[in-house]
Molecule: c-di-AMP riboswitch aptamer (ydaO/yuaA leader)
Organism: Nonomuraea rhodomycinica
RNA sequence: CCCCUGUGACCGCUGAAUCCGCCUGAGCGCGGAACCGGGGACCCACUUCCCUUGGGGUGAAUCGGCACGUCUGCGUGCCGUAGGGCAGCUUCCACGCCCGAACCCGUCAGCUAACCCGGUAAGCGGCAUGGAAGCAAGG
Numbered sequence: 001c002c003c004c005u006g007u008g009a010c011c012g013c014u015g016a017a018u019c020c021g022c023c024u025g026a027g028c029g030c031g032g033a034a035c036c037g038g039g040g041a042c043c044c045a046c047u048u049c050c051c052u053u054g055g056g057g058u059g060a061a062u063c064g065g066c067a068c069g070u071c072u073g074c075g076u077g078c079c080g081u082a083g084g085g086c087a088g089c090u091u092c093c094a095c096g097c098c099c100g101a102a103c104c105c106g107u108c109a110g111c112u113a114a115c116c117c118g119g120u121a122a123g124c125g126g127c128a129u130g131g132a133a134g135c136a137a138g139g
C1' cells in the first nucleotide's frame, strides 16, 4: 500500500414493525402513543343445475410459455409477465439496476358503523442517476 473478515458508531434501504413510561442489578414482564392487520350490522352485493375443484388471509410477489422429472397432485430450470422497490419528502417524466418470495387460518369469514381480536419482526446497504413542480431543511 492492497485485499479479506469481524465489531461499534453514524447515515440509509425493503417492511406496519417505531417511540415513550413503569418494574428489575440486568433480562423477563406490564402499560401507553403511533403505525399496521383481521373479525364484525342495516344497506348494497352474491344467490340456478351438473362435473371437477373446499374456501380464506398477510404480502408487490400474480399469470403464462418451453424443457425435463413425475406419485398426474405437482417439482425443478430457463424465458417472460400483472405488480413492486431503488438517499431530503411527495408527484410526474426519462434512463438504469433489482424483486416478482414465503408463510398462515383450518371446513370458516363479501362489504360493513358500533364493537371485538391481534402485530410492532426479519433482512440488507455505505456517495446512494438525471430533469420538472411544490414542500422541507440549511446558509
Stems, first nucleotide, its partner, number of pairs: 010126005018033005034120006044110001054108001055105004063080007083099004088135007